[in-house]
C1' cells in the first nucleotide's frame, strides 16, 4: 500500500421562534353527550418503517382417526413460540491468504432429455491418425525343380484386417501420470493417484474422516424435469373479531288523545284516517356511527453468571408513537462533527450537518434501497 471479516452511528448537545398529531389539566361554548375553539404541560418514526417473500402471536370457521391429492422443506448437530432464519461442524467449490459461494437426500425402482458441432451422446463410435504382425497383392536376393512353379529372406503397396495412444468437435467423448508390452496400441499387466466394494478396524453424538483388505474399473450429466424417499402443513384475516346501536323495513300491543284546509292564533266547520290505522310503546335482526380489539410486549437498558457460537438464565431499572386516507415540518445563535481557504504560528474566514425512505394489529427473520463516519480483528506484499 492492497485487500478480507466483524460491528456501531445514521447524527449530537444547550438556548430559542412558528407550526402539526396524541395523552392529561384547565378556561370557554352547551342541559346534557361533548366540542372545527383558546392556554398549560407532556409524548410523538426507521435501520431499513420498505418489498409483503418466509415463520409466529392473537381472532374467527372448520375438525374422531387415518389415507389421497396438492404445496414446502431436504449434508450434521444445535438455537428458537416457529421457520424457507440464525449458529456450530462436514463436504463441495473459489481464492497464494484472511475468506467466499453451496436447494447439499436418491441417477445399480422406472420414465425422460441432452440442442449445435461431431465419425461417435449411453452400456456409443473411427474423421483425420497409428499399425498392417496374419493373410492379400507386387518387385530384388538366395536355394530346389518335373520349368508349371514352390520354399526362405527381404523391400514396397495400404487391398483385407487391426487400434483407439494421439489430433479434431463438444459443455460433457466410457478414470489419471509414469513404465512394462505389441506391428500400433488398449488395465492387457504392473505401481502411485482416483473410484467402487467391507457384518473390518480407529477416531468423531453425527454429518463424515483415517487406516486395512478386496475389484482393474462394472456405475457420464440433469431430480429449481416426471418421479422415489422422509419431514412439516386445515381455511380465512384486524375490512379478523367483540360491544352498544340511530334511521328505514318488519312483528306484538295499545290505540284517534291524530293529520290537511279555510287562517298567522283559538273557536267553529268541512274533508281524510278509526276493514287500507295517524301517533305512543316494546321485540328480534342488524345498516351508518360510536367504544372496543390497541400496545405492558417471546418489549427496552445496564450489571452478573453459562455456552465456542446463536442464545439462555438471574437482578435491577425504564414505560417509549398510535390513526381517522393517516400528525411529527421550517428556523436562528452558541458549541460539537465534516470539508475547503489562508497565516511561520497561536489562530481566523467560508460552506455542510445530507442519502434511503414515512408506523396503521403486534413480532422473529430473509430480501431490497442508502450520502457518510467510526471502532475491533485478521491475510498479502514491499521498506526500516
Nucleotide at each position: 500500500g492492497c485487500g478480507g471479516a466483524g460491528g456501531g452511528g445514521g447524527a449530537u448537545g444547550a438556548a430559542g421562534u412558528c407550526g402539526c398529531g396524541g395523552g392529561c389539566c384547565g378556561g370557554c361554548c352547551g342541559c346534557g353527550a361533548g366540542g372545527u375553539u383558546c392556554g398549560g404541560u407532556u409524548c410523538g418514526a426507521g435501520g431499513a418503517a420498505a418489498g409483503u417473500c418466509c415463520g409466529g402471536g392473537c381472532u374467527c370457521c372448520g375438525c374422531a382417526g387415518g389415507g389421497c391429492a396438492c404445496g414446502g422443506u431436504g449434508c450434521c448437530g444445535g438455537g428458537u413460540a416457529a421457520c424457507g432464519c440464525c449458529c456450530g461442524g462436514g463436504c463441495g467449490u473459489c481464492g497464494c491468504g484472511a475468506g467466499g459461494c453451496g436447494a447439499c437426500g436418491g441417477a445399480a425402482a422406472g420414465u425422460g432429455u441432452c440442442a449445435c458441432a461431431g465419425a461417435g451422446a449411453a452400456c456409443a463410435g473411427a474423421c483425420c491418425g497409428c499399425c498392417g504382425a496374419u493373410g492379400g497383392c507386387g518387385g530384388a536376393c538366395g536355394g530346389c525343380u518335373c520349368c508349371g512353379g514352390c520354399c526362405g529372406c527381404u523391400c514396397g503397396c495400404a487391398c483385407a484386417g487391426g487400434c483407439a495412444a494421439g489430433g479434431g468437435u463438444g459443455a460433457a467423448a466410457c478414470g489419471g501420470u509414469g513404465g512394462g508390452g505389441u506391428a500400433a496400441g488398449a488395465g492387457c499387466c504392473c505401481a502411485c493417484c482416483g473410484c467402487g466394494c467391507g457384518u473390518a478396524c480407529c477416531g468423531g453424538c453425527a454429518a463424515c474422516g483415517g487406516u486395512c483388505g478386496u475389484g482393474g474399473c462394472a456405475c457420464g450429466a440433469c431430480a429449481a424435469a416426471c418421479c422415489c424417499c422422509a419431514c412439516c402443513g386445515g381455511g380465512a384475516g384486524c375490512a379478523a373479531g367483540g360491544u352498544c346501536g340511530a334511521g328505514c323495513a318488519g312483528g306484538a300491543g295499545c290505540g284517534a288523545u291524530g293529520g290537511g284546509g279555510c287562517u298567522g292564533c283559538c273557536c267553529g266547520c268541512c274533508c281524510c284516517g278509526u276493514u287500507c290505522g295517524a301517533g305512543c310503546u316494546c321485540c328480534g335482526g342488524g345498516u351508518a356511527g360510536g367504544c372496543u380489539g390497541c400496545a405492558u410486549g417471546a418489549g427496552g437498558c445496564g450489571c452478573c453468571g453459562g455456552g465456542u457460537g446463536a442464545c439462555c438464565g438471574g437482578c435491577g431499572u425504564c414505560c417509549c408513537a398510535g390513526a381517522g386516507a393517516g400528525a411529527u415540518g421550517a428556523c436562528u445563535u452558541c458549541a460539537g462533527c465534516g470539508g475547503g481557504c489562508c497565516g511561520c504560528a497561536g489562530g481566523g474566514c467560508c460552506c455542510g450537518u445530507c442519502a434511503c425512505a414515512g408506523a396503521a394489529c403486534c413480532c422473529g427473520g430473509c430480501u431490497u434501497a442508502c450520502c457518510c463516519c467510526c471502532c475491533u480483528c485478521c491475510g498479502c506484499g514491499g521498506u526500516c

Predicted 3D model of a 384-nucleotide RNA (Bacterial RNase P class A) from a Gemmatimonadota bacterium. It matches the Rfam family "Bacterial RNase P class A". It is annotated as a ribozyme. RNAcentral holds the sequence, with entries from ENA. The gene name in the source record is rnpB. The coordinates come from a structure-prediction model, not an experiment, and the mean pLDDT is 78.